The RNA shown here (small-subunit ribosomal RNA) has 1409 nucleotides and comes from an uncultured bacterium. The sequence is in RNAcentral, with records from ENA, Greengenes and SILVA. The coordinates come from a structure-prediction model, not an experiment, and the mean pLDDT is 86.

């Protein structure tokens, strides 16, 4: 190497397939089992072959052919043979092998017989172990998957197999299976057990352990005790290598390793040392089973990175209120300690065996061999430089993540400025981010921390445990009824449910409890408990069940009545509308907010008589009846179904509820045929509107009505399933029946319906409350965020319309109920304002003036926008002011502190400049010293700063407006609600008033209202100069003596308070009248303005954060500008004129200013004003003549004797300076305009209207503001209306609060989705083509050592052929999925787009179904 036994069916992988007896749990009977155990019996005698090898060949290989020899425990016979197997009970047939140790005695062909051990073989029999089968339960999801099955479902008969069986095959029947889900899709290996949960449950099947399958895809058998066999054949497919083209070979879901794929997972290591497993007597071989190492913070435990001390709390760093805080005993500094890491040494256990030797013991004839046990020797370690243990040497080598707006532990700065970006939800960022980035500082965990990703959980958000359904989502439109759930009393049985013990089981490992062992701990170990479950058996018998008898309180029948718009049908009635027919009669009907279309002179409307026809039935009429709902209304008959009442009799539980299914089911609607008077979708016409396919009118066809059939849906509602039973009361109503007396329109009691309150109960709340939404029982039906959606698709009904049944994808953080505060209404009550009426007068038209928009402009500075900007900031822009342009200048600056130097400060003339400045020059040394300087002022230099009317009023203070002088806005204690909040403060009354009174679950208080102050009305006391003068004198004059009465000042007082008196009223609060009063109900008038609303106005009074500029956005000078002009508003002046213009004359005021001022006689000018200079720091002097008004004159209704712009000329007068740009004054001109559309505004009494005066700013400039006072009205019936306000009720989908909110077409981007000519793939049912290997049957072809022979040959056999079954392939024809398609159909989203205005209020036609 080769023949031969055994083992390659163990071990070790992975989850494709499998929804099934696969798997879990409890059982079964009709079987094999190699090795092992034990028991019994046997092992005898022959034979023919065969590889290896040795010769020849054949191929590129892999491999294969022939020839000749041999061997066995390889292979074949024959003997025997039972307790095996067949049997037709007679019998038949069926087996084996040696090997190796030792050995005395016999006997030998010297080979060995023979004897023992010890191992094998061969029949049997039990046993242990594995293993096959059958059964019951249990095992995901969809019913838009309801029917499926022919070997199906059972028999008889044979065959197969270990083995029971349709498991196969022939023949008979015609079953099986299924709403307690068959059959089909779609997913999935199952289990102990892991996670999670209080537990029930949920999720889930990694290591480990148990069963199952699988082994490139399919198919098939061999061998074997086991296999249809992960590293075995066959054959068929894919794909890989090879290769001489002619052929070959392969299977990593075995342990490494490659390579794709991924977000992602590990060395091509060491050993059989252990454990275990094969195989051998055994030594030992094999072993990626295994035990150890490598690599990954993966994941669990544990340890380390140092300890103790250290305040000047250092630097730095952040912050800051600049003091200072805070990193922080942290750090350095000193003193210590060495575990971990390094280094040197030492050194367990994991070892048990097997070998050699020597002793006993068993076996035998035997002190051999051999086993077994005790000594005894040398030996066996991958791990491994183990663990452990000592010793060196040094604070040395050794800390990151995440977070900091709430949830949720932990806060500043700086940067960005809806960007960038953050984010698990809400949500943050649009110049002062604790939410973005970055820094300090903090929390929070640590060799880890944080994101993603899954699953429980909390989630009582799928409700078993343990939810709900009147309005939040949710009760089927309503009967009957099937089948299933449930079911009155009372006996007896049975023991299925049920409740108790007992056995078995419920593998081990988890997990739990006690212990032990690794320094501890994970970890390992040992022992218990648990395993809530199946079964068996034994026992209980109360409740449910079964079965059997019975009973009457539920159920129904029967008799005698009531009500009733209960249903069907027949006939019959009168009002009315509407047309027709005829009369009377004239011109308009008719409609609406107003109108037209319309109809009418061809006689309508109106009226009176007929007729004709359809439909509906006033009045009775009622939260009344009567049906299951839907519904249902004139009177009559017939037919007919229910309830309801009264007492008795009878059946004997016949009952409730009801998934499928069944019947009835408003209006619309649809077929058929009929009617058709009103009314009336579509339609047409007026109208009204920006339009107006609406609302409103005038016609009008379907339809509405009958019969017949259909649809089957409603906000079909009590939005509230049926049925029982239970649980205070009061008050009505319909139908019965009882009682009582007083007999009545009575009273009480009962029952069956049908409302109103309201107690306990319940409810989120409103609310419901014996007609439940209380308390509880049985069935059913339903619900589970909002949209998409009651839709798509598929089934099923319908003629249709459509109607049931019913998804998703996507996309949102909300949709929803009840309630409460506020706001708001084209919702309502009450009330009150010069709100509106009833008066006066204005505004709008003209010219002016002044203020704004606009346009222009170098600039036309800046702000202020309905009321509540617009004669405002401005109580006054030629320069100045000034900010705004333009040119020309300055750079620690025109303005403030600090430093150092120098000079007194300051001034005079003179150049140039448009000044600002420059340059030159002049005069001048001042005040206080402790003599050192010092104080104020100037100049110069450098820096710290100065400076901004630059932004932002949406960072902001302060101050102001406006609702509005409107009655209102809180709060404490109580009380009520869950709770937002409510009471109070509402309610009756009153009032200017939340005033005041009474009630009163509220009692009190605060700011607000009134008063408290100021002013005016009115007297009285002081006081009397500058004011006054009755008297008395005296003058030209209160001018002066004198006076203090008056008036008048100006201080205190007084007075008014609904205090009186009547009536009303509620005995109040107060109102009404009156009385007295100077004033009468707040006497007029001012100041004064609650909570709070407008991100109202102001950064340009002014303060002030932050931001921006710094030889400029600062500052200074000169000019110019705010003054500008087609045009538009606002606010006023002055007008249009006779109630007035103009001339003459003549009266009476208040309150104010005045020395940088008012300014008097007098004077001069026409006159604006000059001149003048008295007075007077003012009850004195002076602006300063007040006007209208009276008196008289004149003008006579014109664009005038109105009006006065404008323009021209002449002057005055402030002021450096009237050109741009002042006022005033004189002569002259002499525009518009004749009383003012639409609309709008003030005004209630000393007011409006008219009328002049004064002031404040100011050099100088009012028609403007703010005061004064003079004459001096009308009108208010009243609250319907407009406007704004209060209270109080209601309605809200509103809360930025109606200037809210919201809808729907169409544009445009973007997604997912139906449809859709069809196109392309999986799956997969039927009907056939075909038929590899293989098995089985069949064989007349070839061929064949053992047996048997009569030697011919037989018997088996082995090759070929063919039969049957069947895999891959092929065809046809369906089913079903998936993807994809021009178009198309609707949906969702989107930041500001177009149309309109549907809804939310009475949403301006109530809304909805």
């Nucleotide at each position: 190497a080769g023949c031969g036994g055994c083992g390659g069916a163990c071990g070790g992988g992975u989850g494709a397939g499998u929804a099934a007896c696969g798997u879990g749990u409890a059982g079964g009977a009709a079987u094999c089992u190699a090795c092992c155990u034990a028991u019994c019996a046997g092992u005898g005698g022959g034979g023919g072959a065969u590889a290896g090898c040795c010769c020849a060949g054949g191929g590129a290989a892999a491999c294969u052919u022939g020839g000749a020899u041999u061997a066995a425990u390889a292979c074949c016979g024959c003997a025997u043979a039972c307790g095996c197997u067949c049997u037709a009970c007679g019998g038949a047939g069926g087996a084996a092998g040696g090997c190796a140790g030792g050995g005395g005695a016999u006997c030998u062909u010297c080979g060995g017989a023979c004897c023992u051990u010890g191992u094998g073989c061969u029949g049997a029999u039990a046993g242990a172990u594995g293993a096959g089968c059958c059964u019951a339960c249990a095992u995901u999801g969809g019913a838009u998957u309801a029917g499926c099955u022919a070997g199906u479902u059972g028999g008889u008969a044979g065959g197969g197999u270990a083995a029971a069986g349709g498991c196969c095959u022939a023949c008979c029947a015609a079953g099986g299976c299924g709403a307690c889900g068959a059959u089909c899709c779609a997913u999935a290996g199952c289990u102990g057990g892991u996670c999670u949960g209080a537990g029930a449950g949920g999720a889930u099947g990694a290591u480990c352990a148990g069963c199952c399958a699988c082994a490139c895809u399919g198919g098939g058998a061999c061998u074997g005790a086991g296999a249809c066999a992960c590293g075995g054949c066959c054959c068929a497919g894919a794909c890989u290598u090879c290769u001489a083209c002619g052929g070959a070979a392969g299977g990593c879901a075995g342990c490494a390793g490659u390579g794709g794929g991924g977000a992602a997972u590990a060395u091509u290591g060491g050993a059989c040392a252990a454990u275990g497993g094969g195989c051998g007597c055994a030594a030992g071989c094999c072993u990626g089973a295994u035990c150890c190492a490598g690599c990954c913070a993966u994941g669990c435990c544990g340890c380390g990175u140092g300890u103790g001390u250290g305040a000047a709390g250092a630097a730095g760093g952040c912050c800051u209120u600049c003091g200072g805080g805070u990193u922080g005993u942290a750090a350095a500094g000193c003193a210590c300690u060495u575990u971990a890491a390094g280094c040197u040494g030492g050194g367990a256990g994991a070892a048990a065996g097997g070998c050699g030797c020597u002793a006993a013991g068993g076996u035998u004839a035997a002190u051999a061999c051999c086993c077994u046990u005790a000594g005894u020797g040398a030996u066996u370690g991958a791990u491994g430089u183990u663990a452990c243990c000592a010793g060196c040497a040094g604070a040395a080598u050794a800390a990151g993540c995440a977070c900091c707006g709430g949830c949720u532990a932990a806060c500043u700065c700086c940067g960005u400025g809806c960007c960038a970006g953050c984010a698990g939800c809400c949500g943050c960022g649009g110049u002062a981010a604790u939410a973005c980035g970055g820094a300090g500082g903090g929390u929070g965990c640590a060799a880890g921390c944080g994101u993603u990703a899954a699953u429980c959980g909390g989630a009582a958000u799928u409700a078993c445990u343990g939810g709900g359904c009147g309005u939040a989502a949710a009760g089927c439109g309503c009967g009957c009824g099937u089948a299933g759930g449930c079911g009155g009393c009372g006996u007896g049985u049975u023991a299925a449910g049920u409740c108790u013990c007992a056995u078995g089981u419920g593998a081990a490992a988890g997990c739990c409890c006690u212990g032990g062992g690794c320094u501890c701990a994970a970890c390992c170990u040992a022992g218990g408990a648990a395993u809530u479950g199946c079964a068996u058996g034994g026992g209980a018998u109360a409740c449910u069940g079964g079965c059997a008898c019975g009973c009457u309180a539920g159920a129904a029948u029967g008799u005698a009545g009531u009500a009733g718009a209960g249903g069907g049908u027949a006939g019959u009635g009168g009002a009315a509308u509407u047309u027709c027919c005829a009369g009377u009669g004239u011109a308009g009907c008719g409609g609406u907010g107003a109108a037209a279309u319309g109809c009418g002179u061809a006689g309508a409307g109106a009226u009176u008589g007929g007729a004709a026809g359809g439909a509906a039935c006033a009045u009775c009429a009622g939260u009344g009846g009567c049906g299951a709902a839907g519904g249902c209304g004139a009177c009559u008959g017939c037919c007919u179904g229910g309830a309801c009442u009264a007492a008795c009799a009878u059946u004997g539980a016949c009952g409730c509820u009801g998934a499928g299914g069944u019947g009835c089911g408003a209006a619309a609607g649809c077929g058929u045929g009929g009617g058709u008077a009103g009314c009336a979708a579509a339609c047409a016409g007026g109208a009204u509107u920006a339009g107006a396919u609406a609302c409103c009118c005038u016609g009008g066809u379907a339809g509405u009505c009958c019969a017949c059939g259909c649809c089957g849906u409603a906000a079909a509602c009590g939005a509230u399933g049926u049925c029982u039973a239970c649980u205070a009361g009061c008050c009505g109503u319909u139908g019965g029946a009882g009682a009582g007396c007083u007999u009545g329109a009575c009273u009480c009691u009962u029952u069956a319906g049908u409302g109103g309150c309201g107690c306990a109960g319940c409810u989120a709340a409103c609310g419901c409350g014996a007609u439940a939404a209380g308390u509880a029982g049985a069935c059913c039906g339903c619900c589970u965020g909002g949209g998409g959606a009651g839709u798509a698709c598929g089934g099923c009904c319908g003629c249709a319309a459509g109607g049931u049944u019913a998804a998703a994808a996507c996309u949102c953080a909300a949709a929803u109920g009840a309630a409460u505060u506020g706001a708001c209404g084209g919702g309502g009550g009450c009330c009150c304002g010069c709100a509106c009426a009833a008066g006066c007068g204005g505004u709008g038209g003209a010219g002016c003036a002044u203020g704004u928009g606009g346009u222009u402009u170098a600039a036309u500075u800046c702000g202020a926008a309905g009321c509540a900007a617009c004669g405002c900031g401005a109580a006054g822009a030629a320069c100045c002011u000034u900010a705004c342009c333009u040119a020309c200048u300055c750079u620690u600056g025109a303005c403030a502190u600090c430093u150092a130097g120098c000079g007194a400060a300051c001034u005079u003339g003179g150049c140039a400049g448009a000044g600002a400045u420059g340059c030159c020059u002049u005069g001048g040394u001042g005040c206080c010293u402790u003599c050192g300087g010092g104080a104020a002022c100037g100049c110069u230099a450098a820096g710290a700063c100065a400076g901004g009317u630059g932004c932002u009023g949406c960072a902001u203070g302060g101050c102001u407006g406006u609702c509005g002088u409107c009655a209102g806005c809180u709060c404490g204690u109580g009380u009520u609600g869950u709770g937002a909040a409510a009471u109070g403060u509402u309610g009756g009354g009153u009032u200017a008033a939340g005033u005041c009174c009474c009630g009163u679950a509220a009692c009190g208080a605060g700011c607000g209202c009134a008063a408290c102050c100021c002013u005016u009305a009115u007297c009285c006391u002081u006081a009397u100069u500058u004011g006054c003068c009755a008297u008395c004198a005296u003058u030209c004059a209160g001018u002066u003596g004198g006076g203090g009465a008056c008036u008048a000042u100006a201080a205190g007082g007084a007075g008014a308070c609904u205090g009186c008196c009547a009536g009303u009223g509620a005995c109040a609060a107060a109102c009404u009248g009156g009385a007295g009063g100077a004033a009468g109900g707040c006497g007029g008038g001012g100041a004064c303005g609650a909570c709070g609303u407008c991100a109202a106005g102001u950064c340009a009074u002014c303060a002030u954060g932050g931001c921006c500029c710094u030889u400029a956005c600062g500052a200074g000078u000169a000019g110019g500008g705010c003054u500008a002009c087609g045009c538009a508003c606002g606010u006023g002046c002055u007008a249009c004129a006779a109630u007035g213009g103009u001339u003459g004359g003549u009266a009476c005021a208040g309150a104010g200013g005045g020395u940088u001022g008012c300014c008097a006689a007098g004077u001069c000018g026409u006159g604006a004003g000059g001149c003048g200079g008295a007075g007077c720091u003012a009850a004195u002097c002076u602006c300063a003549c007040a006007a209208a008004g009276c008196c008289a004159a004149u003008c006579g209704u014109a664009g005038u004797c109105c009006g006065g712009a404008u323009u021209g000329g002449a002057g005055u007068c402030u002021g450096c300076a009237a050109c741009u740009c002042g006022a005033c004054u004189c002569c002259a001109u002499g525009a518009a305009g004749u009383c003012g559309g639409a609309a709008u505004c003030g005004c209630u009494a000393g007011u409006a209207a008219c009328c002049g005066c004064a002031a404040a700013u100011c050099a100088g400039a009012a028609u403007g503001u703010u005061g004064c006072g003079g004459u001096g009205a009308a009108u208010a019936c009243g609250u319907u209306c407009c406007c704004g306000g209060g209270c109080c009720u209601u309605g809200u989908a509103c809360a930025c609060a109606c200037c809210g909110c919201c809808c729907g077409u169409c544009a445009c981007a973007c997604c997912a989705u139906g449809g859709g000519a069809g196109u392309g793939g999986g799956u997969u049912g039927c009907u056939c083509c075909a038929g590899a290997a293989g098995u089985a049957g069949a064989u007349a072809g070839c061929u064949u050592a053992a047996c048997c022979u009569u030697c011919g040959g037989g018997a088996g056999g082995g090759c070929g052929u063919u039969u049957a079954c069947c895999a891959c392939g092929g065809a046809g024809u369906g089913a079903u999925u998936c993807a994809u398609g021009a178009c198309u159909g609707g949906g969702g989203u989107g930041a500001a787009g177009u149309c309109g205005u549907a809804a939310c209020a009475a949403g301006g036609u109530a809304g909805c179904c």